[in-house]
Context: one part of a larger RNA
RNA sequence: CUGGGCGUAAAGGGUGCGUAGACGGUAUGAUAAGUCAACUGUUUAAUCUUCUGGCCUAACCAGAAGUAUGCGGUAGAAACUAUUGUGCUAGAGGAUGGAAGAGAGAAGUGGAAUUCUCGGAGUAGCGGUAAAAUGCGUAGAUCUCGAGAGGAACACCGAUGGCGAAAGCAGCUUCUUGGUCCAUUUCUGACGUUGAGGCACGAAAGCGUGGGGAGCAAACAGGAUUAGAUACCCUGGUAGUCCACGCUGUAAACGAUGAUCAUUAGACGUUAUUUUUGCUCUGCAAGAGUAGUGUCGUAGCUAACGCGAUAAAUGAUCCGCCUGGGCAGUACGGUCGCAAGACUAAAACUU
Numbered sequence: 001c002u003g004g005g006c007g008u009a010a011a012g013g014g015u016g017c018g019u020a021g022a023c024g025g026u027a028u029g030a031u032a033a034g035u036c037a038a039c040u041g042u043u044u045a046a047u048c049u050u051c052u053g054g055c056c057u058a059a060c061c062a063g064a065a066g067u068a069u070g071c072g073g074u075a076g077a078a079a080c081u082a083u084u085g086u087g088c089u090a091g092a093g094g095a096u097g098g099a100a101g102a103g104a105g106a107a108g109u110g111g112a113a114u115u116c117u118c119g120g121a122g123u124a125g126c127g128g129u130a131a132a133a134u135g136c137g138u139a140g141a142u143c144u145c146g147a148g149a150g151g152a153a154c155a156c157c158g159a160u161g162g163c164g165a166a167a168g169c170a171g172c173u174u175c176u177u178g179g180u181c182c183a184u185u186u187c188u189g190a191c192g193u194u195g196a197g198g199c200a201c202g203a204a205a206g207c208g209u210g211g212g213g214a215g216c217a218a219a220c221a222g223g224a225u226u227a228g229a230u231a232c233c234c235u236g237g238u239a240g241u242c243c244a245c246g247c248u249g250u251a252a253a254c255g256a257u258g259a260u261c262a263u264u265a266g267a268c269g270u271u272a273u274u275u276u277u278g279c280u281c282u283g284c285a286a287g288a289g290u291a292g293u294g295u296c297g298u299a300g301c302u303a304a305c306g307c308g309a310u311a312a313a314u315g316a317u318c319c320g321c322c323u324g325g326g327c328a329g330u331a332c333g334g335u336c337g338c339a340a341g342a343c344u345a346a347a348a349c350u351u
Stems, first nucleotide, its partner, number of pairs: 003323004007305002012319001014201004021194003025088007033081002035077002038074005048066007091191001092188003095184005103177007110154001115149006125136002162169002206247006215241002220236004258318006266296014300307002324351003333344004
């Protein structure tokens, strides 16, 4: 390399949209590029195979014939692939009627709580810990009542619940807006799947500019602990956390499981919806269907654990990735970035 693999052993890209490409439903006609078969030209010699001959035999040598492969030509076949024409409706999409939702963006607004400020009342402690101390407090704290300021987060409902491609999304109201599902069988008529590059989105931390800053809190300071304690515990506390705009582009970005389609026992929940039947009919119960989301489980799979119609089963298409450990996700080079760094990615050597 042919291969064999990718939940946990090495290996699924963080996620989507989509270009080239690859693959692609069904009926019928045409063409004949692929395909098939016939004839034919060429495919130097040697080599190879068969036969014959020459050295005593073999190796060796000579002669004749032949196989194989590639390329071309001539006249054909038309199932499959392809190209092209005309159709179809089971894929896909549209229409109509319904449904649910923390899906997204913007604006407004509410109550509880923490902190701070002011005022009243009140007096010696408060706070913190395993125990303490630093700290706060007679310049009146903690506690308590009233008023105000400001920022951030939204208790209960709340859930194996819902939505989103993923990241993620939760007080309430309004505006703008994306997607999904169910039903009808009404329209288009293969318009599909995947997707190298590319483009977009992408937690937290971090960076730039300008705001904001209640609580929390890297760094830092102090108090403890300890042999030491650059920690764990305590008292403080700045970046940051929040907002706007721009960058960064990474995570155990996890279901450690790529996307799409088809087929393959059941049982029990739950969300949305359609429908049938029954009843004591604002409703309840039972059954059937579709789309999600869970628990268990048959066959099958798996090294085992486990997976099991939401597959890790059985098939198909396309993409990504792996090939002993270390060196190393590093060096060098390149691209990107303000930087931090990201992406791409070796070797010597060692075992």

Small-subunit ribosomal RNA, central domain from an uncultured soil bacterium, 351 nucleotides, folded computationally. Model confidence (mean pLDDT): 88 of 100. Its Rfam family is "Bacterial small subunit ribosomal RNA".